Annotation
This is a predicted structure of a 74-nucleotide RNA (transfer RNA) from a Chloroflexota bacterium. Its Rfam family is "tRNA". Rfam links the family to the GO term triplet codon-amino acid adaptor activity. The sequence was found in a public genome assembly. The source organism's lineage runs through Bacteria, Bacillati and Chloroflexota. The coordinates come from a structure-prediction model, not an experiment, and the mean pLDDT is 81.

C1' cells in the first nucleotide's frame, strides 16, 4: 500500500426486507425477602448506534470519505 471483517448501554453482544418510540444477558441503583449476607422476586436508571457528508418523506440499517481494532496479501 491492497483485500476482508468489525465499531450499538459500564462489559459481552443481538437488531428480520429502511418505517417513525433501539434491545438482551451480566453489571449498577432502589424496594421486598433474611437475624444478617448470598441467592431469589419486582422496579428503575443508563445510548451523539465510531466521526463527517450524501441518497430518501423517513437511515443503526443504503452510498462515499475519514478514524480505530483484528485477520490475510504485498
Nucleotide at each position: 500500500g491492497g483485500g476482508c471483517g468489525g465499531u450499538u448501554a459500564g462489559c459481552u453482544c443481538a437488531g428480520u426486507u429502511g418505517g417513525u418510540u433501539a434491545g438482551a444477558g451480566c453489571g449498577c441503583a432502589g424496594u421486598c425477602c433474611u437475624g444478617a449476607u448470598a441467592a431469589g422476586a419486582c422496579u428503575g436508571a443508563g445510548g451523539u448506534c465510531g466521526g463527517a457528508g450524501g441518497u430518501u418523506c423517513g437511515a443503526a440499517u443504503c452510498c462515499u470519505c475519514c478514524a480505530c481494532c483484528g485477520c490475510c496479501c504485498a